Two RNAs folded together computationally: RNase P RNA and transfer RNA, 517 nucleotides in total. Rfam match: Bacterial RNase P class A. Its family is annotated with tRNA processing, ribonuclease P activity and dimeric ribonuclease P complex in the Gene Ontology. Rfam's curators write: Ribonuclease P (RNase P) is a ubiquitous endoribonuclease, found in archaea, bacteria and eukarya as well as chloroplasts and mitochondria. It is annotated as a ribozyme. Model confidence (mean pLDDT): 76 of 100.
RNA sequence: GAAGCGGUUCAGGCGAUCGCGCCCUGCACGAACACGCGGGGUGAGGAAAGUCCGAGCUCCAGAGGGCAGGAUGCUGGGUAACGCCCAGGCCUCGUGAGGGGACGGAAAGUGCCACAGAGAACAGACCGCCGACGGUAAGGGAGAGGUGGCAGGGAGCUCCAGCCAUCUCGGUCUUAAUCGGGCAAGGGUGAAACGGCGAGGUAAGAGCUCACCGCCCCGCCGGUGACGGCGGGGGCACGGCAAACCCCAUCCGGAGCAAGACCAAAUAGGUUCCGCCUGGUCCUCCGGGGACCAUAGGACGGCCCGUUUGAAGCGGAGUCAAAUCCCGAGCGGAACGGGUUGGUUGCUUGAGGUCCCGAGCAAUCGGGAUCCCAGAGAAAUGAUUGCCGCCCCGGCGGAGCGAUCCCAAGGGGCACAGAACUCGGCUUACGAACCGCUUCAGUG
RNA sequence: GGGCGGAUAGCUCAGUUGGGAGAGCGUCGGCCUUACAAGCCGAAGGUCACAGGUUCGAUCCCUGUUCCGCCUA
Repeated sequence: GAAGCGGUUCAGGCGAUCGCGCCCUGCACGAACACGCGGGGUGAGGAAAGUCCGAGCUCCAGAGGGCAGGAUGCUGGGUAACGCCCAGGCCUCGUGAGGGGACGGAAAGUGCCACAGAGAACAGACCGCCGACGGUAAGGGAGAGGUGGCAGGGAGCUCCAGCCAUCUCGGUCUUAAUCGGGCAAGGGUGAAACGGCGAGGUAAGAGCUCACCGCCCCGCCGGUGACGGCGGGGGCACGGCAAACCCCAUCCGGAGCAAGACCAAAUAGGUUCCGCCUGGUCCUCCGGGGACCAUAGGACGGCCCGUUUGAAGCGGAGUCAAAUCCCGAGCGGAACGGGUUGGUUGCUUGAGGUCCCGAGCAAUCGGGAUCCCAGAGAAAUGAUUGCCGCCCCGGCGGAGCGAUCCCAAGGGGCACAGAACUCGGCUUACGAACCGCUUCAGUG
Repeated sequence: GGGCGGAUAGCUCAGUUGGGAGAGCGUCGGCCUUACAAGCCGAAGGUCACAGGUUCGAUCCCUGUUCCGCCUA
């Protein structure tokens, strides 16, 4: 000097003039409030954003269990909680500082691995290698037999044995090519080929054998643990995918401040549909009385169980008298429709901020002190202007031998972007400064 | 403020057990016809919104971003 990695902080500052919201207070008006004037205090963010997670709080609801469904997924901590944070382990990316990980289970079961390839999970022969075993071809040749000739020994037929030529058989050896067969080591295909590499062995090969790795089992040591290290033994075999279905462990009701609460006002306390059955017990002032159990139906988003709520022995018509059926009122439910779109509240003191001390590697926790730091309601914190700050252009002037350095006036620019109940996180957008660390090049 | 969906050819829309990107309309060309329409045949036209991840491989599975739409007193 260049290129990177990690962390922290800020989010322009100081005024003036005018204009805003909230809180407190004084004056005035006055029965009081409101309006008005004065004083004091205060007024957007690290992301207020996305709405991805977790809660506080409210309602369903006074409220349980299970299934379905969903989420997380190494270990130990932190936290109100979390899918977040911290520290570690293992894997992976990077030369490194560092970064990333949806990181439990594939012998619980089911499923997928297209195309290519011989073969993709208890598989397989395309190119190839071998020719041990059995067979085929040629040659050599041990041996055997036949024929002819020569010749020897024995007295001769004949017996024994030799040499040469020729024919036939032929264990075995060699060579070449291969059939039956053997191989899965080499090459090829593919993302991946049923352990890797080296040596031996074999006809050629193969964990077939051995050493070192890898895998499995056992033991010991270290560690809270995930794991790591050491030793022994073993068969040399048990591919991948679970962001495939699934299994295991842990956790989870739902909806959301436009949740809710209160007041005022208004409308059509409307229309339709399903039901109001029956049984029992007790009290009774004997009246359409009351209470309890049970039934239909209803009650948090789906289902089940449980729990809870919970349906007038009415009138008319009809009948000899009833029942059924029909109409009406009331009640238990379901659906549709209508009215109100007014006001108050929820609404800001919090798992709160800052500083100091202590514990802890850290995240955080404990103690002490101190502070109050938006609450709008169609949405307040703005407009104008001056100076300063930082960056860029510029170069009146100044220094210097020069390259060049310092610099006035003047001009331009200064990111992402605004609370809406409140917090803890994640993700995304984005300007600047500082601190620590790594690599490379050069110089001293 | 809060809740829920979608994005594929010029247009309207399918698609999934993860292995080939399709249909209709439209456009172009040919056949037919005196000519047009209709009809028949054929062709072109695609970064499957964008980025990353899982996997051998992604329109499809997962995460984030952008845009569009619906609901909510």